[in-house]
RNA sequence: GUUUGAUCCUGGCUCAGAUUGAACGCUGGCGGUAGGCUUAACACAUGCAAGUCGAGCGGAAACGAAGAAUAGCUUGCUAUUCUGGCGUCGAGCGGCGGACGGGUGAGUAAUGCUUGGGAAUCUGCCUAGUCGAGGGGGACAACAGUUGGAAACGACUGCUAAUACCGCAUACGACCUACGGGUGAAAGGGGGCCUCUUCUUGAAAGCUCUCGCGACUAGAUGAGCCCAAGUGGGAUUAGCUUGUUGGUGAGGUAAGAGCUCACCAAGGCGACGAUCCCUAGCUGGUCUGAGAGGAUGAUCAGCCACACUGGAACUGAGACACGGUCCAGACUCCUACGGGAGGCAGCAGUGGGGAAUAUUGCACAAUGGGGGAAACCCUGAUGCAGCCAUACCGCGUGUAUGAAGAAGGCCUUAGGGUUGUAAAGUACUUUCAGCGAGGAGGAAAGGGUAUUGCUUAAUACGUAAUAUCUGUGACGUUACUCGCAGAAGAAGCACCGGCUAACUCCGUGCCAGCAGCCGCGGUAAUACGGAGGGUGCAAGCGUUAAUCGGAAUUACUGGGCGUAAAGCGCAUGCAGGCGGUUUGUUAAGCGAGAUGUGAAAGCCCCGGGCUCAACCUGGGAACUGCAUUUCGAACUGGCAAACUAGAGUUCUUGAGAGGGUGGUAGAAUUUCAGGUGUAGCGGUGAAAUGCGUAGAGAUCUGAAGGAAUACCAGUGGCGAAGGCGGCCACCUGGCAAGUAACUGACGCUCAGAUGCGAAAGCGUGGGUAGCAAACGGGAUUAGAUACCCCGGUAGUCCACGCCGUAAACGAUGUCUACUCGGAGUUUGGUUCCUUGAGAACUGGGCUCUUAAGCUAACGCAUUAAGUAGACCGCCUGGGGAGUACGGCCGCAAGGUUAAAAACUCAAAUGAAUUGACGGGGGCCCGCACAAGCGGUGGAGCAUGUGGUUUAAUUCGAUGCAACGCGAAGAACCUUACCUACUCUUGACAUCCACAGAACUUUCCAGAGAUGGAUUGGUGCCUUCGGGAACUGUGAGACAGGUGCUGCAUGGCUGUCGUCAGCUCGUGUUGUGAAAUGUUGGGUUAAGUCCCGCAACGAGCGCAACCCUUAUCCUUAUUUGCCAGCACGUAAUGGUGGGAACUCUAAGGAGACUGCCGGUGAUAAACCGGAGGAAGGUGGGGACGACGUCAAGUCAUCAUGGCCCUUACGAGUAGGGCUACACACGUGCUACAAUGGCCGAUACAAAGGGCAGCUACCAGGCGACUGGAUGCUAAUCUCAAAAGUCGGUCUCAGUUCGGAUCGGAGUCUGCAACUCGACUCCGUGAAGUUGGAUUCGCUAGUAAUCGUAGAUCAGCAAUGCUACGGUGAAUACGUUCCCGGGCCUUGUACACACCGCCCGUCAAGCCAUGGAAGUUGGGAGUGCCUGAAGUCGGUUACCGUAAGGAGCGUCCUAGGGUAAAAUUGGUAACUGGGGCUAAGUCGUAACAAGGUAACCAAGGCC
Repeated sequence: GUUUGAUCCUGGCUCAGAUUGAACGCUGGCGGUAGGCUUAACACAUGCAAGUCGAGCGGAAACGAAGAAUAGCUUGCUAUUCUGGCGUCGAGCGGCGGACGGGUGAGUAAUGCUUGGGAAUCUGCCUAGUCGAGGGGGACAACAGUUGGAAACGACUGCUAAUACCGCAUACGACCUACGGGUGAAAGGGGGCCUCUUCUUGAAAGCUCUCGCGACUAGAUGAGCCCAAGUGGGAUUAGCUUGUUGGUGAGGUAAGAGCUCACCAAGGCGACGAUCCCUAGCUGGUCUGAGAGGAUGAUCAGCCACACUGGAACUGAGACACGGUCCAGACUCCUACGGGAGGCAGCAGUGGGGAAUAUUGCACAAUGGGGGAAACCCUGAUGCAGCCAUACCGCGUGUAUGAAGAAGGCCUUAGGGUUGUAAAGUACUUUCAGCGAGGAGGAAAGGGUAUUGCUUAAUACGUAAUAUCUGUGACGUUACUCGCAGAAGAAGCACCGGCUAACUCCGUGCCAGCAGCCGCGGUAAUACGGAGGGUGCAAGCGUUAAUCGGAAUUACUGGGCGUAAAGCGCAUGCAGGCGGUUUGUUAAGCGAGAUGUGAAAGCCCCGGGCUCAACCUGGGAACUGCAUUUCGAACUGGCAAACUAGAGUUCUUGAGAGGGUGGUAGAAUUUCAGGUGUAGCGGUGAAAUGCGUAGAGAUCUGAAGGAAUACCAGUGGCGAAGGCGGCCACCUGGCAAGUAACUGACGCUCAGAUGCGAAAGCGUGGGUAGCAAACGGGAUUAGAUACCCCGGUAGUCCACGCCGUAAACGAUGUCUACUCGGAGUUUGGUUCCUUGAGAACUGGGCUCUUAAGCUAACGCAUUAAGUAGACCGCCUGGGGAGUACGGCCGCAAGGUUAAAAACUCAAAUGAAUUGACGGGGGCCCGCACAAGCGGUGGAGCAUGUGGUUUAAUUCGAUGCAACGCGAAGAACCUUACCUACUCUUGACAUCCACAGAACUUUCCAGAGAUGGAUUGGUGCCUUCGGGAACUGUGAGACAGGUGCUGCAUGGCUGUCGUCAGCUCGUGUUGUGAAAUGUUGGGUUAAGUCCCGCAACGAGCGCAACCCUUAUCCUUAUUUGCCAGCACGUAAUGGUGGGAACUCUAAGGAGACUGCCGGUGAUAAACCGGAGGAAGGUGGGGACGACGUCAAGUCAUCAUGGCCCUUACGAGUAGGGCUACACACGUGCUACAAUGGCCGAUACAAAGGGCAGCUACCAGGCGACUGGAUGCUAAUCUCAAAAGUCGGUCUCAGUUCGGAUCGGAGUCUGCAACUCGACUCCGUGAAGUUGGAUUCGCUAGUAAUCGUAGAUCAGCAAUGCUACGGUGAAUACGUUCCCGGGCCUUGUACACACCGCCCGUCAAGCCAUGGAAGUUGGGAGUGCCUGAAGUCGGUUACCGUAAGGAGCGUCCUAGGGUAAAAUUGGUAACUGGGGCUAAGUCGUAACAAGGUAACCAAGGCC
């Protein structure tokens, strides 16, 4: 960060950090310091990695020097031979070393390692000390000869030396001992001096120096052995063991020991995890972490183990031996096939494996090792170099200045911004790299000479010091320094949606792709790809893998378990853990001091050295540990003694569905028998199946049988839980109170264990009234294997035996203590008196409410989920799964244990909040229903839509809220569509240039647009330069688009809905989302008002303000009016005049629950009344809150983006939008007598009128026409109908109805064919009141009657919008339908029920269980066989002897075989599981989810 609309919690997943022996991708300047096969302990070509000593020995193969001899001759050269006398030295004997150094981690869970102890041991070389080193002997190599073999390698004979080998002598000490004694050593070499002889060589004796030798005593070093503690996982491994455990004796070892053997005993180990299986070298340390921890064991250091695999010994001080031996095995090589050779887990290197890890380098110069007296030799140890950005550290890739803010790029609101002082330019510098020159340190030794000490008889020798000379460097073209030249040679990688620093454009269009998690992408992507810009790090940067961290997400530090995962169903109880008061003692735990140890390196601190750093180095601290020792005694433990508060016993009482057995009672159901009695009963939403005339049901009597116990009965009682209910008896457990007495911590908890344990189920035998899985039938239904009904078997009951599970729940383990109150109930006790249905106090249970506290919240709250203690059990994301496999139990069903894994998802869950929803509840409203009136749906026509058709039938609107809608008017135009013909800067706008006034007359072609010809015409303003308008031509910027996107938008509109709601500020409550206010009690048309209230106020809505209408007043009086006065007419406000009335139009008044009575809470308000023209918003209108529907409109208009540009633009003519098997909506006219027709006659309002309305007259049947008059309108005009009066028709397809069609006309208009309206004559269709259904309306309303207007040349108008005339019926009421409001409740919904969601089946993919089998691995056991080899045995052979050869015994590697167990791979088939945009069937769950759900058991599909 991520679950949600939002919230809090729980909980997982993921990220940011550090690290690495790393690898991969892109990139790459230098240096320093480190590191470099993690995989195949796979196989290895080649070279090297352990030799050395001639001062141990016999010697002389090679080389060299010297000498001698011979030969050649160019007289000093060459060749040959000889001489171990010399330097030296192959091979050999002998000594020391090859047990170190170097490699690897296979094995090993303890024969290992770490820490600390211990006693029964050895120890070459080294150090110190004591003593000795006398005198003999015989061999074997080399060598020579003979000989076998391909080779490796031998065989025989002969000679010979030693510091090789063997005796003898000696023995202070050593070892053995029976205490008498006995046993056992040695080796010489080198240098010097002196003496003697031979005459410069040899011998002998002596002295001396030195290296060695033997014995012993100590030391040091190294090694062996033993003990304790610590050091992985698995119990789905619970028992293991026969030399096993101990003893005695013997053997054996360097040494203790069952180490080995004989005998004896039967032990030993194990829940504190034996045995078995899997994994693994251990440690100092390393990485991480605040720490505790976790992970790890490369490099460096200590220990162990191993050396092709397995076994074995020899030699030796040391090995059971990496570059030794023997045997067996596998593999490779050589071979003459007889036989032989080999072991890189040494350094390089090769193949192979792998994501992956270097040179077949130089040198012994330094450090170290072996040998040697030494020089010296050897040393792939080591020191260096090479390769690799593998890591860490350091440096550089330039510095300063430089605005015309260059060009280019990118973006843009077109102005500019940004890249950016960046570049260029100017002035400087030169680290590093390059070239050239110089140049430390690592070197100390060693050797020569001289001097002086020590030693000595000595000036030898040797040794030490000093002086001096000489002399040793792989690295190395070293480090470092100086000079030269020139900005010159040196920057990339990742990222830019949030986490997480960094944003824009283009391309793409759920494609291509990205992605650590959440998630991006379906035409405006900061998330893909590119670009510009930016951010981060930098010779590196990213990715992947891995570890720790964050993760308190295994919680010791430091978590939890009522509902999130989590308390065993309940009890008893062994081991274990924990445990009351007092005293004494002890010192195991505990505390303090000291000593030893805790290797070095590393970490840390303080210094020092490389220019710094990394790195190296000196010192310190630390190593939290272990052991020993001394002291202390509070606490825990041990021991001892006591106590009574915990626990228990006795006694006296008490309540109770506690348990078991036996008996018994009444009511009811059913059945049977009988009586009475007749047609139904029963059942349901309604029915049917069923029962009944063979007599049911009903009713009465009697009988049988089984099961269960009404009322009492109660958040009453008892029990550990499950559970227990009539009454009586017997047996029996527990509990409580009271009172004293007794025991004296006897206690609490409890893994394993044991017992109990509802219902269902199982076994055997009974029983069976009612009920009732399965099953049968009837209904319901699309289906109905269900719900409902009629039947009905197991079962339910009893006895005995199993099973052992439940939502076995308080979803709350047991025990103890403490912590405010109130109320009820049950069962005991004490005291008091006023003796009561009393009061107070005190125990044990059960229940409610609540404080503090706790809790995520809900809630819990002395019966805790509070505060503490003891012990047990359990949990660690969801699914897979309480499943598989294994074990145990069970007759089975199945249970239990302990419970997995692969795979899959980024959530799953809890509590609470706001909405929405409910076939939940309550209250209320509305022409919502009901009550009424009139319609629709049937007919004809008009009109709109769908569909179809068409070249086109332009486009849009689509439930209510599209469909007489946009369109207040399609013949052309409109017009957007189609066909045909034309134009291309364009029909329209702005700018430029040129020409022309504009304009106009006539003719020709053409359907026209258009094209061609032609006539007249020179205008307006002027500062005389020119300018404005218009027309034509030309070029380009641009125009143009009713083209797309209403899901990119503005604006406008519809709708819920004129419904009463929607919010805010402050305060308060809550962790929070949120709540409160706005809920509640009343009331209203209203969130209207009142009261109450942790709320107080406010806003948008309601209402009012506005318009109109109803009454009155004032003012005004023309074109309107005319009461009174006057004049006049056939008649008329016609005229004078009037201003009263009506009207007109300005301003006022009026109505406010104001007044009265009642109801109400004294309120708000309601009911009734008075007055009034009007009465409770008087009627009507305008006015539409927050928002919902991605509602409608890009075709009114505007507008982003995209698209077209001789066309998707523009013009013209004709056609189409008017089509027509059909379907729907909205209307008109009707079906007639409340009517039609004819005649007469009356009364409106509101509008319109000059390209107009037209009086009046005339003509025409009429539409209309010809005249003519008034009116720019309160003046003139367009103009009422129903009604009323009279007549006629008489119930019929009519004198109803008027469609359709024929004919003739009128009018408008360029033009009525497609396609106008109207008139007249004729024609005279359907239709006789309309199914299911559905619409409007509550009063001047419905119904009905006409009138006017807009648009408009005309009109398809029966539409729409206005106007008046006549003028009803009904409303009991809110059960139901629809819509809405408020409160409440449930919720698994939030795209919000048109929601969510389950299971089978079908398809694909994935992992997994079972499985006839099949094929491997490791280990054990039994039997057979058995190499080499050690000890021990042994007559014949060898040897003087010691001894050996040979043979055989035991043991044994390996091999073979048998049966069982164990663990992998694989498998026909099969089981379930998981996942997968749009498959099938149903609808199980979530609301009362439409049968409440769920748990356990059984049945069916």
This is a predicted structure of a 1501-nucleotide RNA (small-subunit ribosomal RNA) from an uncultured prokaryote. RNAcentral holds the sequence, with entries from ENA. It matches the Rfam family "Bacterial small subunit ribosomal RNA".